[in-house]
Context: one part of a larger RNA
RNA sequence: GAACGAACGUUGGCGGCGUGGUUAAGGCAUGCAAGUCGAACGAGAACCUCCGGCUUCGGCCGGGGUAGUACAGUGGCGAAAGGGUGAGGACAUCGUGGACAACCUACCCGUGAGUGGGGAAUAACACUUCUAACGGAGUGCUAAUACCGCAUUCGCCCUCGAGGUCGCAUGGCUUUGAGGGGAAAGACGGGGAUCCUUCGGGACCUGUCGCUCGCGGCGGGGUUCACGACCCAUCAGCUAGUUGGCGAGGUAACGGCUCACCAAGGCUCUGACGGGUACCCGGGCUGAGAGGCUGACCGGGCACACUGGAACUGAGACACUGUCCAGACACCUACGGGUGGCUGCAGUUUGGAAUUUUGGGCAAUGGGCGCAAGCCUGACCCAGCGACGCCGCGUGAGGGAUGAAGGCCUUCGGGUUGUAAACCUCUGUCACACGUUAGGAAAUGUUCGAUGGUCAAUACCCAUCGGGCUUGACAAAGGCGUGGGAGGAAGCGCCGGCUAACUCUGUGCCAGCAGCCGCGGUAAGACAGAGGACGCGAACGUUGUUC
Numbered sequence: 001g002a003a004c005g006a007a008c009g010u011u012g013g014c015g016g017c018g019u020g021g022u023u024a025a026g027g028c029a030u031g032c033a034a035g036u037c038g039a040a041c042g043a044g045a046a047c048c049u050c051c052g053g054c055u056u057c058g059g060c061c062g063g064g065g066u067a068g069u070a071c072a073g074u075g076g077c078g079a080a081a082g083g084g085u086g087a088g089g090a091c092a093u094c095g096u097g098g099a100c101a102a103c104c105u106a107c108c109c110g111u112g113a114g115u116g117g118g119g120a121a122u123a124a125c126a127c128u129u130c131u132a133a134c135g136g137a138g139u140g141c142u143a144a145u146a147c148c149g150c151a152u153u154c155g156c157c158c159u160c161g162a163g164g165u166c167g168c169a170u171g172g173c174u175u176u177g178a179g180g181g182g183a184a185a186g187a188c189g190g191g192g193a194u195c196c197u198u199c200g201g202g203a204c205c206u207g208u209c210g211c212u213c214g215c216g217g218c219g220g221g222g223u224u225c226a227c228g229a230c231c232c233a234u235c236a237g238c239u240a241g242u243u244g245g246c247g248a249g250g251u252a253a254c255g256g257c258u259c260a261c262c263a264a265g266g267c268u269c270u271g272a273c274g275g276g277u278a279c280c281c282g283g284g285c286u287g288a289g290a291g292g293c294u295g296a297c298c299g300g301g302c303a304c305a306c307u308g309g310a311a312c313u314g315a316g317a318c319a320c321u322g323u324c325c326a327g328a329c330a331c332c333u334a335c336g337g338g339u340g341g342c343u344g345c346a347g348u349u350u351g352g353a354a355u356u357u358u359g360g361g362c363a364a365u366g367g368g369c370g371c372a373a374g375c376c377u378g379a380c381c382c383a384g385c386g387a388c389g390c391c392g393c394g395u396g397a398g399g400g401a402u403g404a405a406g407g408c409c410u411u412c413g414g415g416u417u418g419u420a421a422a423c424c425u426c427u428g429u430c431a432c433a434c435g436u437u438a439g440g441a442a443a444u445g446u447u448c449g450a451u452g453g454u455c456a457a458u459a460c461c462c463a464u465c466g467g468g469c470u471u472g473a474c475a476a477a478g479g480c481g482u483g484g485g486a487g488g489a490a491g492c493g494c495c496g497g498c499u500a501a502c503u504c505u506g507u508g509c510c511a512g513c514a515g516c517c518g519c520g521g522u523a524a525g526a527c528a529g530a531g532g533a534c535g536c537g538a539a540c541g542u543u544g545u546u547c
Stems, first nucleotide, its partner, number of pairs: 001547004006543005013393006019386002026349003030346003035077003040074002048065007084304003093229008103221003108217008116150001118148002125140006156181011186209006194203003230276003237267003242264004247259003279301004283294004306327005329340004357383001359382003365379001366377004396426004406417004430488001432483006440474001445469009491536003495532001496517003502531005512519002
C1' cells in the first nucleotide's frame, strides 16, 4: 500500500447492487417449511336453509338443497429432490485423466410385441370392548389401477449343444438347435347400425391417458486405476481377515466384502504405523511475476441430521421434519406408561467483540401431484433491519473588500481566519407535496373461427394458426410532469522525525503521549486546551488477520 462475512470509538443526508451467527454441531416456546390425484376405489356428514306433518308452542319427525361437498380410509406418484450445516474425515474423500469384457437406473424420449379369463381378502363402516393418555382388541360387511392363481410369449431369463467373427486374460458380439421358466389394469371422452339391459347402461367401433414384457437413448448413479492434496521422527517399526490361493455365501456389480480350508505372506526412511490439525475443489486476497495466504457469499463434490447402532420400504435411503433398539436431555401422566428432536424459514435463550423480521406473495423462475382447472412449495421472488462492503449523488452556483464584526497572534505598525460571511443575481439534483404512467405477462385455460391428422364419422380427440376474455406480492415502489423555496443534509483523524501540516496558553519526569526513534524535571512545534494548518470525506480513525 492492498484486502476483510469483521469488531470498537466519534460522526451520520439519499439511492442502487451485494452482504449479515466466523463463537456453542449448546438448549429450544410458537407458527409455517411435502404434498397431491374423485379421470384408480368403496363410503359419506353437519351448521344453515326451504317444504310438509305433528305440537304440551319449548320443539320433534320426514323430504329437498347444502353435496357426491368437508373430514377420514384403500390405492398411485412424490416424500432419496429442494433447503441447512461443516461435527467427523488425511482417505472409504476431493481434483484431473482413464477403465467396467464386473454394474444399476423410477419419471422422460425412440422403437417392437402384448393387454385373455378367473379368484380370495381387507381398511373405511357398523356393533362389542380395553386404556388417564398414546394407542389398541374381537365379530360382521364391501371396492379397486390393492392382492393371488391360470392362459398366452416376438423378443427376455436359465441349462445343455453346434457354427461364424473379434479381442485385452477371464471372454465379447452374432447365427442356430433342444429342454425348462416367466406378464399385464384399467380410467375418461365421443358414436351410426346390430345385440343384451335392472332402462342407469353395457357389448361393439373409435380417441386420449394408462398397464405388461423387451431393446435402444438422454440424464443420473455405483465400482475401479494413475497422478496430485498440511504439520510432527521428541511417532521407526506396523499387520491374523492381516497378504495370497481354492471353494462357498452375499451384492446391481468386482473384490477377504463375509465364511470354511490351505499357504506365510503384505507395508515401511521415496516415511509405514502413530499423534496433531483440517471438509475438498472451481475460485478469493495479495504480488511485476514466481510464490504466499485462504476456501464467507455463488457453483460442483463429500459428510452429517439430539448421541450411538440397525434394518425395512423403494428405481433410488440405511432416509433432516420415516421405523425399531439403546443413551442423555426436556415435557405429560390417573405412576401402569407415553411424547419430542430448528445443523429448514423466522424467532428465543446461553456463550460472545459480533451478525437481521416470529414480514408479503406464489405475480415471475423452478419443483411435486393432477388430463386439466388447480392445490402445495419459508425453494424462490420481494419487502424490512444493519454505513457491513462497493458504487453513484447531494449538502448549492456565480458575483462580492470600508479585506466588516468576533476569535487568535503581534515587534502594537499590523498579520491571519478570509471571498470566507453579510449582501446581490441565479439554479432546482436529492428529500417533501400533488398528479400521471410503462415494463417485469408470456403462457395455461375457455370461447369463436380456419387448416391438417385420426376415424365409419361433418362426434370426440390431437397438431398448427388467428381473434376475444382471464393472471402483479413488490407498489403510496420506479419513470415523467408540476409546485414551493437555499430552504432539510459534515464530520473524523492528524500537525517532533519517518509523514503533508505551527503558534499561544496551561502543566512542570507531575498529569500524560507513544507504531519505532523517543517526548515531559519552568519559555514543551511531541502532554492538555485554543487559534490556525494538513489529509480524507458520509465517513474518519483504532484493533485483529493475510499478502